RNA sequence: CCAGGAGAUUGGACUGUCGCGGUGUGUGAAAGCAUAUCGAGGAAAGUCCGGACAUCGCAGGGCAGGAUGCUGGUUAACGACCAGGCGGGGAAACCCGACGGAAAGUGCAACAGAAAGCAAACCGCCUCUUGGCCGUUAAAAGCUAAGCGGUAAGGAUGAAACGGUGAGGUAAGAGCUCACCAGCAACUUGGCGACAGGUUGGCUCGGUAAACCCCAUCCGAUGCAAGGCCAAACAAGGAGGGCUUGUCACUAGUGGCAAGCGGAGAUGGCCCAUCUCGCUCCUGGGUAGGCCGCUCGAGGCCGUUGGCAACAACGGACCCAGAUUAAUGACAGUCUCGUUCCUCACGGAAUAGACAGAAUCCGGCUUAAAGAUCGCCGGGAGAC
Numbered sequence: 001c002c003a004g005g006a007g008a009u010u011g012g013a014c015u016g017u018c019g020c021g022g023u024g025u026g027u028g029a030a031a032g033c034a035u036a037u038c039g040a041g042g043a044a045a046g047u048c049c050g051g052a053c054a055u056c057g058c059a060g061g062g063c064a065g066g067a068u069g070c071u072g073g074u075u076a077a078c079g080a081c082c083a084g085g086c087g088g089g090g091a092a093a094c095c096c097g098a099c100g101g102a103a104a105g106u107g108c109a110a111c112a113g114a115a116a117g118c119a120a121a122c123c124g125c126c127u128c129u130u131g132g133c134c135g136u137u138a139a140a141a142g143c144u145a146a147g148c149g150g151u152a153a154g155g156a157u158g159a160a161a162c163g164g165u166g167a168g169g170u171a172a173g174a175g176c177u178c179a180c181c182a183g184c185a186a187c188u189u190g191g192c193g194a195c196a197g198g199u200u201g202g203c204u205c206g207g208u209a210a211a212c213c214c215c216a217u218c219c220g221a222u223g224c225a226a227g228g229c230c231a232a233a234c235a236a237g238g239a240g241g242g243c244u245u246g247u248c249a250c251u252a253g254u255g256g257c258a259a260g261c262g263g264a265g266a267u268g269g270c271c272c273a274u275c276u277c278g279c280u281c282c283u284g285g286g287u288a289g290g291c292c293g294c295u296c297g298a299g300g301c302c303g304u305u306g307g308c309a310a311c312a313a314c315g316g317a318c319c320c321a322g323a324u325u326a327a328u329g330a331c332a333g334u335c336u337c338g339u340u341c342c343u344c345a346c347g348g349a350a351u352a353g354a355c356a357g358a359a360u361c362c363g364g365c366u367u368a369a370a371g372a373u374c375g376c377c378g379g380g381a382g383a384c
Base pairs, nucleotide, nucleotide: 001380002379004377005376007374008373009372010371012335013334014333015332016331017330018329020039021038022037023036024035025034026033027032041355045366046365048364049363050362051361052360053223054222055221056220065219066218067217068216069215070084071083072082073081074080085099086097087096088095089094100214101213105212106211107208108207122155123154124151125150126149128147129146130145131144132143133142163181164180165179166178167177168176182204184201185200186199187198188197189196190195227292228291229290230289236283237282238281239280240279242261243260244259245258246257247256248255249254250253263277264276265275266274267273299318301316302315303314304313305312306311337353338351339350340349341348342347
């Protein structure tokens, strides 16, 4: 330098003007005003897992349903993460894996193929029988057709054909026998374990469980529109004689005193009375609306110690959005990194430019994405 692998960080900087949301302080009767300070992300996203929290339910056990599924660990918990084992890919760095059980049962396997789980004979190979040809003194041997059988070595089909390779053996063949390999079982060595190594044995048993199923472990339901508090108006019910003005008092919307006026309609000749409406007060359901929940938390940062690591313990300093029509913005300028355009070139011009945007909170996973920076690992080429 080239082409790879695997991580980490970052996601423009600054100034001015105007504006928005939260909080503190000052002022104010209040509305407000002034001032200080804080104000999106690495994914705030998808809402796919796991928890906190809340309400309801719940003696215990079982059925049904769902999730997970190599081992050990981490964690509040997990389907996440770390370390390891095994299998697969790669020359390597490294990457990927729902990776329990098919010797409990049921099922499935398109097309092709003779045959797909009971094993099976299409071609081929071989013994025998019969016929033919050839041959012979007559036979045998040889060639050939048909038939009864034997045969899983070879061909052909398939994703897959009842262990693989070699030798012996046989009429031809076959774990029929033997050696090695694979697999299975027992014993044994190492490891916490998954598993790995060794010895011996009988010789071989298909695939599929993100098919039903079996085994083991876990799981109550609903989500902050959870849930709690305050509470108009209107319906309905109950009680009541009240209203206005002036003045005084204080707890500031009530009370005392004085003066004035005594709501409307119906029944009825009139008064009293009764009923209805109106007025005042109380109850009322919990709507409109408001408040709490709400953001200090399994919190991030720095350091030390333990651990291979995930992570944990301890110490230090820190406070870092809480809106509810839903703030986090707009404009102007300077600079920087890229990009595009013009130019032979020097140089000039334009342009902050990816994905995206909180809504109870937290731990993960997944998805989206213009760039910039930092070290690390395996390989290739060249120069010194």
The RNA shown here (Bacterial RNase P class A) has 384 nucleotides and comes from a Bdellovibrionota bacterium. Rfam family: Bacterial RNase P class A. Its family is annotated with tRNA processing, dimeric ribonuclease P complex and ribonuclease P activity in the Gene Ontology. It is annotated as a ribozyme. Rfam's curators write: Ribonuclease P (RNase P) is a ubiquitous endoribonuclease, found in archaea, bacteria and eukarya as well as chloroplasts and mitochondria. The source organism's lineage runs through Bacteria, Pseudomonadati and Bdellovibrionota. Model confidence (mean pLDDT): 75 of 100. The gene name in the source record is rnpB.